c-di-GMP-I riboswitch aptamer from a Gammaproteobacteria bacterium, 87 nucleotides, folded computationally. NCBI's taxonomy places the organism under Bacteria, Pseudomonadati, Pseudomonadota, Gammaproteobacteria. The coordinates come from a structure-prediction model, not an experiment, and the mean pLDDT is 84.

[in-house]
RNA sequence: AGUGAAACAGGGCAAACCCGUCGAAAGGCGGGGACGCAAAGCUUCCGGUCUGUCGGCCUGCGGGCCUACGAUAGCGGGGUUGCCACC
Numbered sequence: 001a002g003u004g005a006a007a008c009a010g011g012g013c014a015a016a017c018c019c020g021u022c023g024a025a026a027g028g029c030g031g032g033g034a035c036g037c038a039a040a041g042c043u044u045c046c047g048g049u050c051u052g053u054c055g056g057c058c059u060g061c062g063g064g065c066c067u068a069c070g071a072u073a074g075c076g077g078g079g080u081u082g083c084c085a086c087c
Base pairs, nucleotide, nucleotide: 002086003085004084012037013036017032018031019030020029021028022027035074041080042079043078045077046076047075048072049071050070055066056065057064058063
């Protein structure tokens, strides 16, 4: 390099929910908390999904539709680094 996630060692991360905070929202961050996770480390390159500000279109002026440059790595794939065991 490669293979595995049954076991061993050290352990690590932290869903829902609650509080605070940022954001138009999706959602992020901090604290509490554990549903789970062998990459639930990192990375939006590809596909998906969520939101819909700005902008565009329509309007019966109430609103409706479209729209990613936003978000999701705990939706999947790719890339990259890594613990343990085997080899």
It matches the Rfam family "c-di-GMP-I riboswitch aptamer". Its family is annotated with cyclic-di-GMP binding in the Gene Ontology.